Overview:
A computed fold for a 327-nucleotide RNA, annotated as Bacterial RNase P class A. The sequence was found by an Rfam model in a public genome assembly. The model forms 87% of the base pairs in the Rfam consensus. Model confidence (mean pLDDT): 76 of 100. Its Rfam family is "Bacterial RNase P class A". From the family's description: Ribonuclease P (RNase P) is a ubiquitous endoribonuclease, found in archaea, bacteria and eukarya as well as chloroplasts and mitochondria. Rfam links the family to the GO terms tRNA processing, dimeric ribonuclease P complex and ribonuclease P activity.
RNA sequence: AAGGAGGGACGAUCUGCCGCGCCGGGACAUGCACCGCAUGAAACGGUGAGGAAAGUCCGGACAGGGAAGGGCACUUCACUGCGGAAACCGCAGGAGGGAGCAAUCUUUCGGAUACCGUAACAGAAAAUAACCGCAUCCAUGAUGCAAGGGUGAAAAUGUGAGGCAAGAGCUCACGGCGGAAUAUGGCGACAUACUCCGGGUACGGUCCUGAAGCCUGCAAGACCAAAUAUACUGACAACCAAGGGCGGCCCGUCCGAUGUCAGGGGGUAGGUUGCGAAGAUAAAUGGCAGAACAGAACAGAAACCGGCUUACGGUUCCUCCUUUAUU
Numbered sequence: 001a002a003g004g005a006g007g008g009a010c011g012a013u014c015u016g017c018c019g020c021g022c023c024g025g026g027a028c029a030u031g032c033a034c035c036g037c038a039u040g041a042a043a044c045g046g047u048g049a050g051g052a053a054a055g056u057c058c059g060g061a062c063a064g065g066g067a068a069g070g071g072c073a074c075u076u077c078a079c080u081g082c083g084g085a086a087a088c089c090g091c092a093g094g095a096g097g098g099a100g101c102a103a104u105c106u107u108u109c110g111g112a113u114a115c116c117g118u119a120a121c122a123g124a125a126a127a128u129a130a131c132c133g134c135a136u137c138c139a140u141g142a143u144g145c146a147a148g149g150g151u152g153a154a155a156a157u158g159u160g161a162g163g164c165a166a167g168a169g170c171u172c173a174c175g176g177c178g179g180a181a182u183a184u185g186g187c188g189a190c191a192u193a194c195u196c197c198g199g200g201u202a203c204g205g206u207c208c209u210g211a212a213g214c215c216u217g218c219a220a221g222a223c224c225a226a227a228u229a230u231a232c233u234g235a236c237a238a239c240c241a242a243g244g245g246c247g248g249c250c251c252g253u254c255c256g257a258u259g260u261c262a263g264g265g266g267g268u269a270g271g272u273u274g275c276g277a278a279g280a281u282a283a284a285u286g287g288c289a290g291a292a293c294a295g296a297a298c299a300g301a302a303a304c305c306g307g308c309u310u311a312c313g314g315u316u317c318c319u320c321c322u323u324u325a326u327u
Stems, first nucleotide, its partner, number of pairs: 001323010013291006020048005028040005050298001054309002057307004062217004074213005079093005094109006110208002115205005131149002133145005157175006177198004182193004221273004230265001232263006243255004
């Protein structure tokens, strides 16, 4: 210098003019009838979107519902340690597989040599392997054999030696895989060493273990509360009785239709709160000019908080890798 890997920071600033929302402020105006109260409101001051405000994918807080307990079932999660209120969260690490020369990236993860299921097509056989082949015999057959061939995504542990009728983990040595014990290191997942044991593969499960989990979301919810109508209560007026209660009938007794006035509960309009040093109301957060060229990306809060994911023109910082060149 070129190419690449990982991790951050920024996402616009200043000046002038004009404009918008909210809060404070109240000149002034209007009304009631005036030393006051209510409403509107100019000047002036303060404040006003993001790194993702987005997707609404996780978790929480808060709120309401539900006598809200225990168990089963169901759902979700599942290597280890730490952090965290928690999380399909973060950081650091472990083991297996894959990509890259490398920096590094990516993917998977509980459990037993137990149980259950599946293994299309092809193939003799997909887990009680005999089609071809090899060997023996009492020979158109029977028996033994997983070495070799062929099929398949996958075929019964690799190499060598012994052994055998022929063969084979049948036996042995060294490997590979799985399990167990011990020692050492590590908080741990695990790693290393050594000894012993095993050979029926792969994938999956409604099988087993552990942990967590009620439902609904701020249009949640709480408070105040007009006009009109009105449950209910009282007083008065009118009526003197249709009807109803006391199981039925007779008696008796109590209540009792309407109107006016007063009290009064719930709900509606509306207001306040929830709600924040932006904030809710169909909704503000902007525009122009200048400042060395340019201002062009994704994108606009809607109750709040912690994450994740996705989108993004451009600027900039740190560390590392490969190649080439120079000293």